[in-house]
Model confidence (mean pLDDT): 76 of 100. Bacterial RNase P class A from a Chloroflexota bacterium, 353 nucleotides, folded computationally.

RNA sequence: CGGGUUGGCUGGAUGGUCGCGGGUGGUGAGGGUUCUGCCCUCAUCACCUGAGGAAAGUCCGCACUCCACAGGGCACGGUGCCGGGUAACACCCGGGCGGGGAAACCCGACGGCAUAGUGCAGCAGAGAGGUGUAUUGCCGGUGCAAACCGGCGAGGGUGAAACGGUGCGGUAAGAGCGCACCGGCACGUCUGGUAACAGGCGUGGCCAGGCAAACCCCACCGGGAGCAAGGCCAAGCAGGAGCAAUAGGACGGCCCGUCCUGCUCCGGGUAGGCUGCUCGAGGCGGUUGGCAACAACCGUCCCAGAUAGAUGACCGUCCAUGACAGAAUGCGGCUUAUAGGCCAACCUGAGCA
Numbered sequence: 001c002g003g004g005u006u007g008g009c010u011g012g013a014u015g016g017u018c019g020c021g022g023g024u025g026g027u028g029a030g031g032g033u034u035c036u037g038c039c040c041u042c043a044u045c046a047c048c049u050g051a052g053g054a055a056a057g058u059c060c061g062c063a064c065u066c067c068a069c070a071g072g073g074c075a076c077g078g079u080g081c082c083g084g085g086u087a088a089c090a091c092c093c094g095g096g097c098g099g100g101g102a103a104a105c106c107c108g109a110c111g112g113c114a115u116a117g118u119g120c121a122g123c124a125g126a127g128a129g130g131u132g133u134a135u136u137g138c139c140g141g142u143g144c145a146a147a148c149c150g151g152c153g154a155g156g157g158u159g160a161a162a163c164g165g166u167g168c169g170g171u172a173a174g175a176g177c178g179c180a181c182c183g184g185c186a187c188g189u190c191u192g193g194u195a196a197c198a199g200g201c202g203u204g205g206c207c208a209g210g211c212a213a214a215c216c217c218c219a220c221c222g223g224g225a226g227c228a229a230g231g232c233c234a235a236g237c238a239g240g241a242g243c244a245a246u247a248g249g250a251c252g253g254c255c256c257g258u259c260c261u262g263c264u265c266c267g268g269g270u271a272g273g274c275u276g277c278u279c280g281a282g283g284c285g286g287u288u289g290g291c292a293a294c295a296a297c298c299g300u301c302c303c304a305g306a307u308a309g310a311u312g313a314c315c316g317u318c319c320a321u322g323a324c325a326g327a328a329u330g331c332g333g334c335u336u337a338u339a340g341g342c343c344a345a346c347c348u349g350a351g352c353a
Stems, first nucleotide, its partner, number of pairs: 001349010012318007020050014052324001056335002059333005064226004071256004076222005081095005096110001097108004111217002117215002119211002135156002137152006164182006183207002185204008230275004239266005248260003282301008
């Protein structure tokens, strides 16, 4: 200097003239009232503040609210290696195992010999899973030959995958048929590690494909609905019929328990205002502990709350010529989109000293 990987910051700057939403305070006017105290409305002035790293997706987890006071079980659904973090999680950190990569690093479909049971798999191939079937072939017998009978599954072929591998013995020819070594598996035991797991030793010829992101088995977790939840005020009207206590209702389904008295249909009125609504599992900085995620302590700051829905228009300078893109109850994550600019670390190639 080039390439790669991982992490982080930013997402135009600046001057001026007008225009928006919220908050605090001053001044003035009006209204209410429990009367110089408080509240509301309007005007004006000053100050503070006002969309994102994803606000997107609505995929997880929660806070909060209501159903009832949220209990038990089945079914159903979710998660699935170990340890830790967190309010919690399918998230994050560290580790193990498996896979990809030359490496840094990235990914995870990660409980279960599937022998508890059921099931699925195109073509090729004799055969794709428990049966002894047999293609090319090898061996033996009969036979002039063709062919027939019997044995084999080692060599070759097909295929992603074909009933462990190498060698020796054995055999008519072969085959774990036997043996030695290796691999896998089972059982036992030892060492290291919190554990997942890794390694060693011994015994045993046990050698029994794939798929569970197929059904399933095992372990753990799980009420439902959602800010259009819910609460308050004002205003307004018009109720009627039917069913039912051996019943009905309490919001995913069923049962038990508990609680309540209700349920269905027809018709009428209201759609206004306030609240929930932003001080938080909050942001930033430092110290300590920890490999880290993160935690504790100290200090400091207040940083959107709209509701026909707020940040826009014009001019000038600079410049990267400007991407993806706009809050609506909130937060922790994950996933997806992203022009350009900047920083750090690690891996690797080439060159120089």
Source information:
The organism belongs to Chloroflexota, within Bacteria.